[in-house]
Formats: sequence, C1' cells, structure tokens
RNA sequence: GCCAGGGUAGCUCAGUGGCAGAGCAACGCUUUCGUAAAGCGAAGAUCGAGGGUCCGAUUCCCUCCUCUGGCU
Repeated sequence: GCCAGGGUAGCUCAGUGGCAGAGCAACGCUUUCGUAAAGCGAAGAUCGAGGGUCCGAUUCCCUCCUCUGGCU
C1' cells in the first nucleotide's frame, strides 16, 4: 500500500429501514443472627466521527478515525 471483519450500557454481545434489547457487574428491596447464594425492582446508550439518501437510518451510500486478521 491492498483486501476482509469489527466499533452499540462499566464488561460480553443481540438488533439487516419504523419506540435501541439481553446477560453479567454496580445500586435498592426481600430473605438470613450476619455474609454468600437465591428472588424482586429501578436505573444505566447523543449506537466510533462527519456528511448523503429517505417521510423515517444502529441498519443503506461516501469520507475519516480506531481495533483485529490476511496479502504484498
């Protein structure tokens, strides 16, 4: 330099055009003499950045940033 894949909650990941979800962690409550475990609840995201298409974009297109792998 070229090619492919990834970037979404603190972490691990879903979500192929129509209200952004789950598990774990953390927090609160129940339970216990107490802790852990278990159960319940509430919260937590300007979806890597900018632009375009569209009535509508995490999703499609373009550029850039970053990570991983491959080729030279």
This is a predicted structure of a 72-nucleotide RNA (transfer RNA) from a Candidatus Daviesbacteria bacterium. The sequence was found in a public genome assembly. NCBI's taxonomy places the organism under Bacteria, Bacteria candidate phyla, Candidatus Daviesiibacteriota. It matches the Rfam family "tRNA". The family's RNA type in Rfam is transfer RNA. Its mean pLDDT, the model's own confidence on a scale to 100, is 85.